[in-house]
Context: one part of a larger RNA
Molecule: small-subunit ribosomal RNA, 3' major domain
Organism: Erythroxylum shatona
């Protein structure tokens, strides 16, 4: 000096406490283990694996397995020879492929050839989601958005090293003030960036409508006030006042203000730790395969099922369920698209195909909510698993293995043991809505958006994690 366990001190954090809602019990969805299997491809394994890679496995994807084919190869460059590209038809086959026939030329030209294409040949080579993440780059998680990690010169010490960075006070912060053998500096902190919240200037179309007219309707004249959208600017800095503090840094209360002490959220992640993850994104050293560990196709598998665990979803009802009325969003997406209107169908959907390359048109109906009818505490008019049957859609193709609809069926479940998790405000809880991936979809996932909208703490005794200090065995 470092690390470790013990004691003491300090401080912070949804760490505990206070409170709200969940998980753990049930059904289902999904991931994983295990088992099974010809194969159930591979990776991820405490926090920091397990609705994770996968923003979407019927074929493809696909890497796995069975069977049938190929061997300069599906792909790249180089050499030689021949053909004529492209196109159509037939046989065989599950397809890949194999075999045969017909028709018939193009571009360029110095008429030799050439370009591009196909076939054959010999090699160099291709190829590998084969191994090693403990050979690596790159990228990433985590401690942790925690406040730390260091350097130059000087000084101290024989040296390892120390000092600075410790002490006092204060902060979200090694943030700032003060003191000091230290004086300065760098990477971090903060700020600069984006979104939201206020005002103002400018611009008014496709958006808006106060006044004057007008209409079924901001529909049409008209208007630029309001709303809104885009661009620019202003605004918050403990600036001001009182108290407190060491006349400091700051803290506390008030005024004004849309906003007050980091205004709220995001992006941003120091030196390092875990031989952490990834050779299956990609790149790459070495090793290994080369008629196969490469490549093509068909069918299957990744969807199996005694069981175990994780994450979710739907419920167990009356703060509710059913039925028919009424009202109010934001943010997205659309031309191989979105699909209005009308007609048919109980419905999923079908026919028709207006408008829209979108502040114009469409998806689009917001739902919780509200005022009523019925149900009256029951395994029910709760729940909606499972199964039967009849249909619809996408797609070469829904058997393994898709989604949706009608009718019928109506399982477990009456609030969940020990234990465990999330959350401090427009948050939790709850309600719907949208997007990417995508032919379709196993999405109850993931990423956004608005609506309704709480309770409790403002303390540090304890648990967990972090920082500092002291002492002891260790290096």
């Nucleotide at each position: 000096u470092g690390a470790u366990a013990g004691g003491g001190g300090c401080c912070c954090g949804c760490a505990c406490a206070a409170g709200c809602g969940a998980u753990g019990g049930a059904g289902c969805a999904u991931a994983u283990g295990g088992u099974u299997u010809a194969a159930u491809u591979c990776g991820a394994u405490g926090c920091a694996a397990a609705g994770c890679g996968a923003a979407g496995a019927a074929c493809c994807u696909u890497a796995c397995c069975a069977g049938g084919g190929c061997u300069u190869g599906a792909c790249a460059u180089g050499c030689c020879a021949c053909a004529g590209a492209u196109c159509c038809u037939c046989u065989u086959g599950a397809a890949a492929g194999a075999g045969a026939g017909g028709g018939g030329u193009g571009c360029c030209u110095u008429c030799g050839a050439g370009a591009a294409u196909g076939u054959g040949g010999a090699c160099a080579c291709a190829g590998a989601u084969g191994g090693u993440g403990c050979a690596u780059g790159g990228c990433u998680a985590u401690c942790g958005u925690c406040a730390g990690c260091u350097c130059g010169u000087g000084c101290c010490g024989u040296a390892a090293g120390g000092u600075g960075u410790u002490a006092g006070a204060a902060u979200a912060a090694g943030u700032c003030c003060c003191g000091c053998a230290a004086c300065g500096a760098g990477c971090g902190c903060a700020a600069c960036c984006c979104u939201c919240g206020u005002g103002u200037u400018u611009a008014g179309u496709u958006g808006c409508c106060a006044c004057c007219a007008u209409u079924g309707a901001g529909u049409u004249u008209g208007g630029a006030a309001c709303c809104u959208u885009g661009a620019g600017c202003a605004g918050a800095u403990u600036g001001u006042c009182a108290g407190u503090g060491a006349u400091a840094a700051g803290c506390c209360a008030g005024a004004g203000g849309a906003a007050g002490g980091u205004g709220a959220g995001g992006a941003u992640g120091a030196c390092g730790u875990c031989a952490a993850a990834u050779c299956a994104u990609c790149a790459u050293g070495c090793c290994c395969c080369u008629u196969a560990u490469g490549g093509c196709c068909u069918a299957g598998g990744c969807g199996a099922c005694a069981c175990a665990c994780g994450u979710g979803u739907u419920a167990c009802a009356a703060u509710g369920g059913c039925u028919g009325g009424g009202a109010c969003a934001a943010a997205g997406g659309g031309u191989c698209g979105u699909g209005a209107u009308c007609c048919c169908g109980c419905g999923a959907g079908g026919g028709u195909g207006a408008g829209c390359u979108a502040a114009c048109u469409c998806c689009a109906a917001a739902a919780a909510c509200u005022a009523a009818u019925c149900c009256u505490c029951a395994g029910u008019u709760c729940u909606g698993a499972u199964u039967g049957u009849a249909g619809g859609c996408u797609a070469c193709a829904a058997c393994u293995c898709g989604c949706c609809u009608g009718c019928a069926u109506g399982a477990a479940g009456c609030c969940g043991g020990a234990a465990u998790c999330g959350c401090u405000a427009g948050u939790a809880a709850u309600c719907g809505u949208u997007g990417g991936u995508c032919a379709g979809u196993c999405a109850u996932a993931c990423g956004g958006c608005u609506g309704u909208g709480a309770a409790u703490u403002c303390a540090u005794u304890c648990c967990c994690g972090g920082c500092c200090u002291u002492a002891u065995a260790c290096a």